Predicted 3D model of RNase P RNA and transfer RNA as a complex of 392 nucleotides. The prediction has a mean pLDDT of 79.

RNA sequence: GAAGCAUCUCAUCCAGUCGCUGCCUCUUAGAGAGGCGGAGGAAAGUCCGGGCUCCGCAGGGCAGGGUGCAGGAGAAAUUCCUGUGGGUGCGAACCCAAGGAAAGUGCCACAGAGACGAUACCGCCCGAAGAAAUCCGGGCAAGGGUGAAAAGGCGAGGUAAGAGCUCACCGGACGCGCGGUGACGCGCGUGCCUGGCAAACCCCACCCGGAGCAAGAUCGAAUAGGGGAGGCUGAGGCGGCCCGCUGACUCCCGGGUACGAUCGCUUAGAUAAAUGACUGGACACGACAGAACCCGGCUUACGAGAUGCUUCCGGA
RNA sequence: GGGCCUGUAGCUCAGGGGAUAGAGCAACGGCCUCCUAAGCCGUAGGUCGCCCGUUCGAAUCGGGCCAGGCCCGCCA
Numbered sequence: 001g002a003a004g005c006a007u008c009u010c011a012u013c014c015a016g017u018c019g020c021u022g023c024c025u026c027u028u029a030g031a032g033a034g035g036c037g038g039a040g041g042a043a044a045g046u047c048c049g050g051g052c053u054c055c056g057c058a059g060g061g062c063a064g065g066g067u068g069c070a071g072g073a074g075a076a077a078u079u080c081c082u083g084u085g086g087g088u089g090c091g092a093a094c095c096c097a098a099g100g101a102a103a104g105u106g107c108c109a110c111a112g113a114g115a116c117g118a119u120a121c122c123g124c125c126c127g128a129a130g131a132a133a134u135c136c137g138g139g140c141a142a143g144g145g146u147g148a149a150a151a152g153g154c155g156a157g158g159u160a161a162g163a164g165c166u167c168a169c170c171g172g173a174c175g176c177g178c179g180g181u182g183a184c185g186c187g188c189g190u191g192c193c194u195g196g197c198a199a200a201c202c203c204c205a206c207c208c209g210g211a212g213c214a215a216g217a218u219c220g221a222a223u224a225g226g227g228g229a230g231g232c233u234g235a236g237g238c239g240g241c242c243c244g245c246u247g248a249c250u251c252c253c254g255g256g257u258a259c260g261a262u263c264g265c266u267u268a269g270a271u272a273a274a275u276g277a278c279u280g281g282a283c284a285c286g287a288c289a290g291a292a293c294c295c296g297g298c299u300u301a302c303g304a305g306a307u308g309c310u311u312c313c314g315g316a
Numbered sequence: 317g318g319g320c321c322u323g324u325a326g327c328u329c330a331g332g333g334g335a336u337a338g339a340g341c342a343a344c345g346g347c348c349u350c351c352u353a354a355g356c357c358g359u360a361g362g363u364c365g366c367c368c369g370u371u372c373g374a375a376u377c378g379g380g381c382c383a384g385g386c387c388c389g390c391c392a
């Protein structure tokens, strides 16, 4: 110098003028004056978890849904931190829905002999027949071929040819010992019998009642206590089904009102919904983007800067 | 603001792991007819909304975005 990786910070600034909006004080009752406050790291998507409110209590079972390495933090979480194992990258680092495939079921198209307790197409070897090509009987699974995947890999011994048949190394399984809180790691021994998919059904362990601030509470205005259907022989409700509980309204048409007022609701806080415009100056010339009950996360969009680290090139 | 659904050809829809993705209507060409319609035959047209993942293999399974649509006020 170039290309990257991780973490953190900021979110154009200053002054003036005119506006918008909430609260307080004063003048006053149309309103005006003064003071204080006035968007974000994502306010977004609504993907998780809570607070809060209502559904009578938030009941039992089934179904359904979610989560899935270990330890810790946390109110909880599809959250965070540190590690274990696996994968990617030369590396800094990053990613992982990471329980179970000897509980059962299912799938593995095409190709291929054979896709799971399977199999022999080419082939190798032995024996018989034959003049030969070839054919018959048997042995084998090392080599070839197919495929994403072929019943451990590789080398040596061994053999008629071969084969974990035997041996060394590697891999995997089981057992024992040691270390670690643990996931797991290391060593020794036995010894090669049992492919993949669970973001297929499923099994195992743990967890989950539903709806949502247009929830809901109080007060008020207006309209038609109008019409129809069902209902104590049980409507409707407790998210679905059953049990259990409760026990008089429920639904449709039609009508009125317009987010009626206050609270919920906020040291920003509305419901005709505020945060802007102009002028001057500065420079790095300004990205994504605008709260609607509130928090903790995740994801997505996006500009600039700082720090640490990695790889390569050049120089001393 | 909150809740939910959908996205496959120009339009309406099938297909829910096995690969050239189909059907009807529409479009285009031909036949028939004096001409048109109807009918018959044929042809073209697809990033399966986009990206990432699981898998040997994704329109299909999972996740994240994007777009479109629907419902929800109060009173009696």
Base pairs, nucleotide, nucleotide: 001312002311003310004309005308006307007306008305009304010303012282013281014280015279016278017277018276020038021037022036023035024034025033026032027031040288044299045298047297048296049295050294051293052212053211054210055209059243060242061241062240064208065207066206067205068204069083070082071081072080073079084098085096086095087094088093099203100202104201105200106197107196108195121144122143123140124139125138126137127136129134152170153169155167156166157165171192173190174189175188176187177186178185179184216263217262218261219260226253227252228251229250230249236246237245238244255391256390257389283286317388318387319386320385321384322383323382326341327340328339329338334372343359344358345357346356347355365381366380367379368378369377
Rfam match: Bacterial RNase P class A. Gene Ontology terms of the family: tRNA processing, dimeric ribonuclease P complex and ribonuclease P activity. The family's RNA type in Rfam is ribozyme.